Context: one part of a larger RNA
RNA sequence: UUGGGUUUAAAGGGUGCGUAGGCUGUCCGACAAGUCAGGGGUGAAAGCCCGGCGCCCAACGCCGGAACCGCCUUUGAUACUGCCGGGCUGGAAUGCGGAUGCCGUGGGAGGAAUGAGUAGUGUAGCGGUGAAAUGCAUAGAUAUUACUCAGAACACCGAUUGCGAAGGCAUCUCACGAGGGGUUCAUUGACGCUGAGGCACGAAAGCGUGGGGAUCGAACAGGAUUAGAUACCCUGGUAGUCCACGCAGUAAACGAUGAUGGCUAACUGUCGGGCCUUCGGGUUCGGCGGCCAAGCGAAAGCGAUAAGCCAUCCACCUGGGGAGUACGACCGCAAGGUUGAAACUC
Repeated sequence: UUGGGUUUAAAGGGUGCGUAGGCUGUCCGACAAGUCAGGGGUGAAAGCCCGGCGCCCAACGCCGGAACCGCCUUUGAUACUGCCGGGCUGGAAUGCGGAUGCCGUGGGAGGAAUGAGUAGUGUAGCGGUGAAAUGCAUAGAUAUUACUCAGAACACCGAUUGCGAAGGCAUCUCACGAGGGGUUCAUUGACGCUGAGGCACGAAAGCGUGGGGAUCGAACAGGAUUAGAUACCCUGGUAGUCCACGCAGUAAACGAUGAUGGCUAACUGUCGGGCCUUCGGGUUCGGCGGCCAAGCGAAAGCGAUAAGCCAUCCACCUGGGGAGUACGACCGCAAGGUUGAAACUC
């Protein structure tokens, strides 16, 4: 490289948009580049292959054939691909009208809890644990009442639910923005799919500048435990956790399952629409689940949301360790990230 593969054995890019490229519905006509057929030219000889002959045989040599899988040219064919022209509506998209959701951004509002401040009541403990101690408290704590302040998160509803490309998203409300689904048709008429590079988004932790700081809490300190205890438990507690702007770009970024389209039994639940309804429900489209036919799979299992049967495009794998390391390059303020070996060894 080919082949074979990628849920769990090595292997799906974290996710989207999209450039080049690859692939691309249906009908008619034209051309004839690819394609196919016939003819011509060339494809030196030797060699290889086949048949025969000559040295005793073989190696070797000689003769004939085939082949040289190609290129050029010419005459045709037109199913498929291509190109050009014309049409279609099933793919795709747009519009009208009616629903839908924790989708995004910004603003406003709310209650519970926690902590703090002030004042009142009140007195000796509180707190914590397996048991304790450190800690707090007569300078009046804990508890309780009233008022006030701060920051962060939104109990119940809540689901086996919903939305989003993924990360992710949940108090209420307003504004702005976006998305998918159903419906009747109407409109455009293949406008499509995928997507190397590229660009954008991307949990948590982390970094820079400024703010904020209630809770929790790496580091750290103390108390315990223990043979020790740089831990688990307890009392504190800095960064951080929150906000704005910028950076970083990783994850068991998981469904460990790339995207798109088509095809292949049923049964059952639920969410959003449409239609019908005897109001019990039925049916249909789209989503989220359960169980299974065929089939697939090493098995576990998957099974119309496929890991079944096909097609197109991309990414990736090729024994374990060394190693996601070294070197180089690019990116980054740094931490580090991306790309990514070899010797050696089993």
Source information:
The prediction has a mean pLDDT of 90. This is a predicted structure of a 346-nucleotide part of an RNA (small-subunit ribosomal RNA, central domain) from an uncultured Bacteroidales bacterium. It matches the Rfam family "Bacterial small subunit ribosomal RNA". Rfam links the family to the GO terms structural constituent of ribosome and ribosome. The RNAcentral record of the full RNA draws on SILVA.